A computed fold for an 83-nucleotide RNA from Posidoniimonas polymericola, annotated as c-di-GMP-I riboswitch aptamer. The prediction has a mean pLDDT of 88. The source organism's lineage runs through Bacteria, Planctomycetia, Pirellulales, Lacipirellulaceae and Posidoniimonas.
């Protein structure tokens, strides 16, 4: 580099309960759809929320603030060993 119907382990979607938040969502417990980086990072793109502005317009553009790493790319780190 690659990723076995390998070993030992790990993480945990939806949903449910509780807490926090205006919200996106986060945390804890339960739960497992999946994951070889589903470990960390919000740098580029993307999506989402809150709020302001613009248009000659009613759904798009844009500023600010925030969220998502289990959307993609990049960066950092890492277990195992058939090949």
């Nucleotide at each position: 580099a690659c990723g076995a119907g390998a070993a030992g382990g790990g993480c945990a979607a939806a949903c449910c309960g509780g807490a926090c938040g205006c919200g996106a969502g986060u945390c804890c417990g339960g739960g497992a759809c999946g994951c070889a980086a589903a470990g960390c990072u919000a740098a580029g793109g993307g999506c989402c929320a809150g709020u302001g502005a613009g248009c000659a317009a009613c759904g798009c553009u844009u500023g600010c603030u925030g969220g998502c790493a289990g959307c993609c790319u990049g960066g950092c780190u890492g277990c195992c060993g058939a090949u």